A computed fold for an 85-nucleotide RNA from a Patescibacteria group bacterium, annotated as transfer RNA.
[in-house]
RNA sequence: GCCGGGGUGGCGGAAUUGGUAGACGCGCGAGGCUUAGGACCUCGUGAGGUUUUACCUCUUGCAGGUUCGAGUCCUGUCCCCGGCA
Numbered sequence: 001g002c003c004g005g006g007g008u009g010g011c012g013g014a015a016u017u018g019g020u021a022g023a024c025g026c027g028c029g030a031g032g033c034u035u036a037g038g039a040c041c042u043c044g045u046g047a048g049g050u051u052u053u054a055c056c057u058c059u060u061g062c063a064g065g066u067u068c069g070a071g072u073c074c075u076g077u078c079c080c081c082g083g084c085a
Base pairs, nucleotide, nucleotide: 001084002083003082004081005080006079007078010026011025012024019068027045028044029043030042031041032040046058047057048056049055050054061077062076063075064074065073
């Protein structure tokens, strides 16, 4: 240099054909249980804002494009892995 695969919450990792992004697990928070803790059970857990039982905005490496609608398709670019030379 060329070809292929990948980059998604704090972490691992899903998302079918473009149609509610983050399922599930770990971790974390609150409660239960316990003398106390572990294990176990229940609920919650992306970010920001507001008039906070709720609502709004933003979010898939980065910057654009197509589309009513993009993690998914297209272009450029950065990084990681593999192959060829």
Model confidence (mean pLDDT): 80 of 100.